[in-house]
RNA sequence: UCAUGACAAAGGCAAAACCAGCCAAAGCUGGUGACGCAAAGCCACGGGUCCUCGCUUCCUGACAGACGUUCGCCUGUAGGACCCCAAGAUCGCCGGGCUGCCGAA
Numbered sequence: 001u002c003a004u005g006a007c008a009a010a011g012g013c014a015a016a017a018c019c020a021g022c023c024a025a026a027g028c029u030g031g032u033g034a035c036g037c038a039a040a041g042c043c044a045c046g047g048g049u050c051c052u053c054g055c056u057u058c059c060u061g062a063c064a065g066a067c068g069u070u071c072g073c074c075u076g077u078a079g080g081a082c083c084c085c086a087a088g089a090u091c092g093c094c095g096g097g098c099u100g101c102c103g104a105a
Stems, first nucleotide, its partner, number of pairs: 005102001012037002017032006035092001041098003045095003048090003052086001054084001057081004062077004067072002
């Protein structure tokens, strides 16, 4: 120096949950707390996932209205679902990029 990661040493980070704050939400920040982490340090670049808006299509023992053969059909509203699209979130989902502590075999 490269590869690697020890029942090593020093130090580091901090999941869930709870409390406080921010946000429309996903989520973020601080405190308590440790499930884990050798890049769990940094970057949303590619994919994934999550959230919200919009659009198309579809659904409904829902509501209102029109028509008609009175239980059908149409329109609107409300709620819901998939695809697509856009903004956002996640680097502790995976890949990629940048940087970095220690030192046994």
The prediction has a mean pLDDT of 80. This is a predicted structure of a 105-nucleotide RNA (c-di-GMP-I riboswitch aptamer) from a Woeseiaceae bacterium. The model forms 94% of the base pairs in the Rfam consensus. It was read from a public genome assembly, where an Rfam model found it. NCBI's taxonomy places the organism under Bacteria, Pseudomonadati, Pseudomonadota, Woeseiales, Woeseiaceae.